[in-house]
RNA sequence: AUAGUAUAUCCCUUGCAUCUCAUGAAUUGAUCGCUGGGUGGGCCGUGCCUUAACACAUGCAAGUCGAGCGAGAACGGCCUCUUCGGAGGCUCAGUAGAGCGGCGCACGGGUGAGUAACGCGUGGAUGAUCUACCUUUGAGAUUGGGAUAACAGCUGGAAACGACUGCUAAUACCAGAUACGCAAUACCGCAUACGCCCUACGGGGGAAAGCAGGGGAUCUUCGGACCUUGCGCUAUUGGAGAAGCCUGCCUCGGAUUAGCUAGUUGGUGGGGUAAAGGCCCACCAAGGCGACGAUCGGUAGCUGGUCUGAGAGGAUGAUCAGACACACUGGGACUGAGACCCGGCCCAGACUCGUACGGGAGGCAGCAGUGGGUAAUAUUGGACAAUGGGCGAAAGCCUUAUCCAGCCAUGCCGCGUGUGUGAAGAAGGCCUUAGGGUUGUAAAGCACUUUCAGUAGGGAGGAAAAGUUAGUAGUUAAUAACGGCUAACCCUGAUGUUACCUACCAGAAGAAGCACCGGCAAACUCCGUGCCAGCAGCCGCGGUAAUACGGAGGGUGCGAGCGUUAAUCGGAAUUACUGGGCGUAAAGCGCGCGUAGGCGGCCUGAUAAGUUGGAUGUGAAAGCCCUGGGCUCAACCUAGGAACUGCAUUCAAAACUGUCAGGCUAGAGUAUGGGAGAGGAAAGUGGAAUUCCGAGUGUAGGAGUGAAAUCCGUAGAUAUUCGGAGGAACACCAGUGGCGAAGGCGGCUUUCUGGACCGAUACUGACGCUGAGACGCGAAAGCGUGGGGAGCAAACAGGAUUAGAUACCCUGGUAGUCCACGCCGUAAACGAUGGGUACUAGAUGUCGCGGGUUGACCCCUGCGGUGUCGCAGCUAACGCAUUAAGUACCCCGCCUGGGGAGUACGGCCGCAAGGCUAAAACUCAAAGGAAUUGACGGGGGCCCGCACAAGCGGUGGAGCAUGUGGUUUAAUUCGACGCAACGCGAAGAACCUUACCUGGGCUUGACGUCCCGAUCGUACCUUAUGGCUGCCGAUGUGCCCUUCGGGGAAUUCAGUGACAGGUGCUGCAUGGCUGUCGUCAGCUCGUGCCGUGAGGUGUUGGGUUAAGUCCCGCAACGAGCGCAACCCCUAUUGUUAGUUGCCAUCACGUAAUGGUGGGCACUCUAACGAGACUGCCCGGGUUAACCGGGAGGAAGGUGGGGACGACGUCAAGUCAUCAUGGCCCUUACGCCUAGGGCUACACACGUACUACAAUGGUGCAUACAAAGGGCAGCAAAGUCGCGAGGCCUAGCAAAUCCCAAAAAAUGCAUCCCAGUCCGGAUCGGAGUCUGCAACUCGACUCCGUGAAGUUGGAAUCGCUAGUAAUCCCGGAUCAGCAUGCCGGGGUGAAUACGUUCCCGGGCCUUGUACCACACCGCCCGUCACACCCCGAAAGCUGGUUUCUGCCCAAAAUCGACGGACUAACCUUCGGGAGGUAGUCGCCUACGGUAGGGCUGGUGAUUGGGGUGAAGUCGUAACAAGGUAGCCGUAGGGGAACCUGCGGCUGGAUCAC
Repeated sequence: AUAGUAUAUCCCUUGCAUCUCAUGAAUUGAUCGCUGGGUGGGCCGUGCCUUAACACAUGCAAGUCGAGCGAGAACGGCCUCUUCGGAGGCUCAGUAGAGCGGCGCACGGGUGAGUAACGCGUGGAUGAUCUACCUUUGAGAUUGGGAUAACAGCUGGAAACGACUGCUAAUACCAGAUACGCAAUACCGCAUACGCCCUACGGGGGAAAGCAGGGGAUCUUCGGACCUUGCGCUAUUGGAGAAGCCUGCCUCGGAUUAGCUAGUUGGUGGGGUAAAGGCCCACCAAGGCGACGAUCGGUAGCUGGUCUGAGAGGAUGAUCAGACACACUGGGACUGAGACCCGGCCCAGACUCGUACGGGAGGCAGCAGUGGGUAAUAUUGGACAAUGGGCGAAAGCCUUAUCCAGCCAUGCCGCGUGUGUGAAGAAGGCCUUAGGGUUGUAAAGCACUUUCAGUAGGGAGGAAAAGUUAGUAGUUAAUAACGGCUAACCCUGAUGUUACCUACCAGAAGAAGCACCGGCAAACUCCGUGCCAGCAGCCGCGGUAAUACGGAGGGUGCGAGCGUUAAUCGGAAUUACUGGGCGUAAAGCGCGCGUAGGCGGCCUGAUAAGUUGGAUGUGAAAGCCCUGGGCUCAACCUAGGAACUGCAUUCAAAACUGUCAGGCUAGAGUAUGGGAGAGGAAAGUGGAAUUCCGAGUGUAGGAGUGAAAUCCGUAGAUAUUCGGAGGAACACCAGUGGCGAAGGCGGCUUUCUGGACCGAUACUGACGCUGAGACGCGAAAGCGUGGGGAGCAAACAGGAUUAGAUACCCUGGUAGUCCACGCCGUAAACGAUGGGUACUAGAUGUCGCGGGUUGACCCCUGCGGUGUCGCAGCUAACGCAUUAAGUACCCCGCCUGGGGAGUACGGCCGCAAGGCUAAAACUCAAAGGAAUUGACGGGGGCCCGCACAAGCGGUGGAGCAUGUGGUUUAAUUCGACGCAACGCGAAGAACCUUACCUGGGCUUGACGUCCCGAUCGUACCUUAUGGCUGCCGAUGUGCCCUUCGGGGAAUUCAGUGACAGGUGCUGCAUGGCUGUCGUCAGCUCGUGCCGUGAGGUGUUGGGUUAAGUCCCGCAACGAGCGCAACCCCUAUUGUUAGUUGCCAUCACGUAAUGGUGGGCACUCUAACGAGACUGCCCGGGUUAACCGGGAGGAAGGUGGGGACGACGUCAAGUCAUCAUGGCCCUUACGCCUAGGGCUACACACGUACUACAAUGGUGCAUACAAAGGGCAGCAAAGUCGCGAGGCCUAGCAAAUCCCAAAAAAUGCAUCCCAGUCCGGAUCGGAGUCUGCAACUCGACUCCGUGAAGUUGGAAUCGCUAGUAAUCCCGGAUCAGCAUGCCGGGGUGAAUACGUUCCCGGGCCUUGUACCACACCGCCCGUCACACCCCGAAAGCUGGUUUCUGCCCAAAAUCGACGGACUAACCUUCGGGAGGUAGUCGCCUACGGUAGGGCUGGUGAUUGGGGUGAAGUCGUAACAAGGUAGCCGUAGGGGAACCUGCGGCUGGAUCAC
């Protein structure tokens, strides 16, 4: 302190207390996983809060005092006696055990259930109180009495525990005496009362105790009295410490809890208490609390502190400390200084354990421990040595308080697991581009060290007291006793085998794991897996090359720990006090009036509540912080300081706020004079129009629509004229004009009435602003009652449209719309902008009222409204901008992720419809605002293109060819699929090709490289075989160098293993190549500028062009890839060069021919040039670019054609051209081979060919090309054949020879409109050629046969000039095989008005919601299925309640009491006082009963919501979403939705 996550991108908003993570050396009483059995180190600490304040076996946790009292054993030992059974004495021992009595048990220890409270905290008050032990003051401490336990006897009971009789003591109990003084009451004086208690106001009542030690005198019953010291006792005065009660302030959330309260609030008088008080009672009054949150219900123990945080805060309340509450659950009191008592009592209840069934016992939330629960929490340990507590005079006893130890890495801190050296960079592992890299100085090796652990030895401190003795001074009559001080001696340790120290002790010896490595976030590769297994905190990863899964190697981080889970703060300014917002993101109430509240103008004085400063008290200790000190350091411990931001008291100040008093006029208001206005309410009234009715004229239609139909009309409509009826609304004026708070308001007149504005003076004197609740107004629709009803019009009916049409369109039509009265209370009730005040540049319209100049226009100017533009400023941007969304202040309302949901439940309102208030479960990681760039639109503008139109010719119908699909098959190999697959790869499948199928064979292989051994090659013959292949023969003996020993290379064979091989897979791993948009005019960059940014500008605009071509303008200036040009062909021409080309002139020659000589003029060939550039003229245009026309010219505005294809798009195509990563096969998915298949055939489609004929067919005759090819070739001439072709053979490796005939054309003849002399399919026969081989399955020839077809439906293709159309020619492939493909020339048109429309494209602009995979997009609702959540529900079943009424009523206190019993005192001896048990009364726990309130669980069925894979129906929304959408309301409908009424712009487009 930030980061990730929405988007194609950017900025912003936002994600609640939990979206997420890291960080804060974050934290924790922690859990779980892996690891750790190193620490006999340490410190220290911690260790059932969560869950069951669940239940508990066993042991222990509170006793002590003999110096308060009475009584008092036994075992054992010794002695004596003995009848040998035993008895007695002494000792044990004044001991044990028990009892009376005193003190303690109210502390210490545990837990947090309850409690939202004077419980806690903090500060006060107690003049309203108490206090045992301790301390202090001055006093006292006397005289008597009667019992009782223990004990003894007897007795009941199973036991627990008792009953009765008898004896006895006290510091036990009772009675009497005395004391209660002095002092003290806020102060002073006097008087009275009070000053202890009770009272019936007469009076009455109230203490004590002894014990122990010592002892001179005196006395003695010889026990002692007495004196003294100490302790104890009584009343009393202070103190300290403790406690009680009261009180100001503070202390969780819920209003879907708004009213609560009857002892309630107060008073008087009593009771009660230590003490004030309705604490309790009687009577009287009617109060008390509450929006500053009462009451109710939920949750919770509080604090110092702890964690976190910069702080403010937030969370928390373990250990330690303070106060509180509780002790099985509920009630109650007793005792006591103190309790309503954890280890006491009584009662009730639940539970547990005994029982002889009669009756009893118990309470671990003490320490250990057990069961149970749980993810989860320890030993039935040692000691009183220390600290502390109880008792005691003390010794001492008791003490699970405490001190120690044990268990647990549960936390914190410290230490170790070695150190140095060591490159052959070992081996192994992993990776690899095969070179190496890495693990890695790491290891080994060498040299050292020994902390810690181990062994052995030594060894502190925690210990001071107490005790004994001696001395000293005090007390005392005392030298005794006692306590104080000093000295000496003696003695006390659980821990503990302590800490610590030592060692020529030994030896690197005994000691490392965990998580992570896609981003956030430090750390990367391989293998396996293949949307599987799995990971995941978020984003997300995994579908065959996974840095994300699992393993490995390596790395990173921490380290005796490391990760996970849970939890808290933080980051989060994401509840914002510090420190947020509300035009469009969530958020301004529809509008007003006004209550409480909040805030409030100027001056003066006072005050001192707020405020500020000082002082005092308090703010426990511990903790945090600072500075020291002590453990070797640290953690830890310890001393001092600071701090504790608070509260209270007091002193002071007086500026500001408040309060009080007095004044002022600038805010606000009143009076007065004006003008403006659809402001409101009521009554009246007017004309136009629609409809209806009556009458007339008049005749066949009208109406309606995209087109129609329903409908009206010959019974007379529509049209037209006149008259009448009725209702509703008010054209023009009319205007971002006016008025009103908003909703809203529009003919005219009258009446009543509200508000604003302007002018001028006068008056009041802060009277103001806002406004929770409350109250009022509030469009349309809707509701109730009664009217009214012309038009319009939900519903409804019919007609259309449509796949359907519950709609849009049409014809009708009811509620309603209108009026009166009453409801409803909502709208996109919007400026999506609450109200008020002040301030902050302007410009320009308009409405109302003024002022100045003069009457008007005009001009200047003031106030109040209403608009537009715009500066500063603000804003996420859009935008706002004196009418703020600027700068400030005051008040109110509202927001806190999306969905669920403005829904459920509850409450209030309403006749209903419904409104207001308003959640949660669950679910998602987004939802959203503004902008940018694209893409898209059944948006707009401009422009282009054989895009349409205008034309010409086709396809679609027929036959055949060819390709594809489908089907078939052993196989019909594979690929290509809209344009941009389909005469495509294939420029040519009979074998081969060939990849497919069947059969047969081979396995280092048909082919390449390496190693080892040998070295051989070649045709032919025979035989087996379908062939590959095998067998047997035959024939010949190679090349180079040589020092002649040999060596080398090649070839072949055999062997071995590395390897070969694969047209196997992946074009979605790739290279290369290609198609396409598209030869469309675009695509970008640098610098600058603008913008927070994505981006923009440039590149837009005005013109122009084929063009982002050029010009002009411009915050742009330049540049690049494209365009164009440069290249090739072609059209004209020049120069050069003439053979194989050509032949004008000259010559020769032929039947004829450039045939020959000769020539290079021409044609031509092929190299270099010229030429065309809007250069010139006219006109237009911006003096431009450019356009139109013209001249010249072979050619004119890129002359024609080609090559050339920007940034990119389509995961386009190709792993089967080739190359290549990865994967797969390896006696087979490789290789060889024969045959078959790729040629199948019901059918469908594409592309061609040939036709249907007369612009033609046929026959005969006759012309004119270009471009090509040719030696395993083209082949002339000749000759044979009807012909395909054969035979023979010149020439030509080509401007020379050959293919080669060009054909349409032209001329003549014939056919005469027909299935033909058209058309040629099919079939039969006969042949030719190629080739090992034409059966499957070639082409061609001849004879015969002579199918469909008579111009082709919907639809659709090409083409703009040497083009279409038509006609032939050539070539590649190729043994042979084109109707295909690629080229060549011949003949040679028609049409284009034009850009409305279809298609495609370009530019600008506009709208766009998850359009961005980009409209083949996105997306809504019903229905069906699965799962989850919630609501309703006849009911069923719990909990809770200081609710209401009634019943029963334990124990106990208090009160009453006939009768019964009764030691102390009194007595007149009769009794009395008093007491005890008992009974009754008040009250009451538990319980019962009847009825409520609140709340939980469950529930047949039912409603809704959410989420799910590629379900069904439609297409509602997003573009004008194809009927603009949305809001409110009402009706309707399978569903999204449709329609009516009113409203909004958050609607496009056009016009103004």